[in-house]
Molecule: transfer RNA
Organism: Agathobacter rectalis
Order: sequence, then structure tokens, then C1' cells
RNA sequence: GCCGCUGUAGCACAAUGGCAAUGCACCUGCUUUGUAAUCAGGGGAUUAAGGGUUCGAGUCCCUUCUGCGGCU
Repeated sequence: GCCGCUGUAGCACAAUGGCAAUGCACCUGCUUUGUAAUCAGGGGAUUAAGGGUUCGAGUCCCUUCUGCGGCU
């Protein structure tokens, strides 16, 4: 330099173009002599950045960037 894959909550990961889900973690409560665990509830996402298509984009298109892999 070229090609492919990847990017979503603190972490791990879902989502057929139509309300961004779940687990762990975190917070509150229950329970306990106390802690942990269990149980109940709660908060947390400008979906890497910019632009385009569309009534509507995490999803489709273009550019850039991050990480990983391959080729030279």
C1' cells in the first nucleotide's frame, strides 16, 4: 500500500428498516447479630465520527477513525 472483519451502558453481548433487549457490575429495599449469597425494585446508551437514502436507520450507501486478521 491492498483486502476482509469489527465498533451498541463500567464490562460482556443481542436486536428482520418500525419503542435499543439481556447477563454481570452499580444503587435502593428485603433478609442476616454482621458480611456475602438469595429475592424484589431502580438508574445508566447522542448505537466510533461525519454525510447520504428513506415517512422512518444500530441496520442500507459513501467518507474518516479505532481494533483484529490476511496479502504484498